[in-house]
RNA sequence: UAAAGAAAAAGCCAAACCUGUCGUGAGGCAGGGACGGAAAGCGAUGAGACUCGUAUGUCGAGUUUGUCAUGGUUGCCAAA
Numbered sequence: 001u002a003a004a005g006a007a008a009a010a011g012c013c014a015a016a017c018c019u020g021u022c023g024u025g026a027g028g029c030a031g032g033g034a035c036g037g038a039a040a041g042c043g044a045u046g047a048g049a050c051u052c053g054u055a056u057g058u059c060g061a062g063u064u065u066g067u068c069a070u071g072g073u074u075g076c077c078a079a080a
Base pairs, nucleotide, nucleotide: 005077012037013036017032018031019030020029021028022027035066041073042072044070045069046068047067048064049063050062051061052060053059
């Protein structure tokens, strides 16, 4: 210097669940809490799942990036 993710350390995020609050709902936000995560940082596209609309869909409006995939961009540590 590099990166195929072993080992160790520091810091970071925070599932389920609980409380409050917003929403018809899926769910969002805040606090508590840790199952996990090397991009579980940011942003985009596609697919999937889910909700509502009397709701069947080659319909409309939404939710989910901690369901998955593919690009973009930034980034801690690090043996071979």
Predicted 3D model of an 80-nucleotide RNA (c-di-GMP-I riboswitch aptamer) from Sulfurospirillum sp. The model forms 95% of the base pairs in the Rfam consensus. Model confidence (mean pLDDT): 81 of 100. The sequence was found by an Rfam model in a public genome assembly.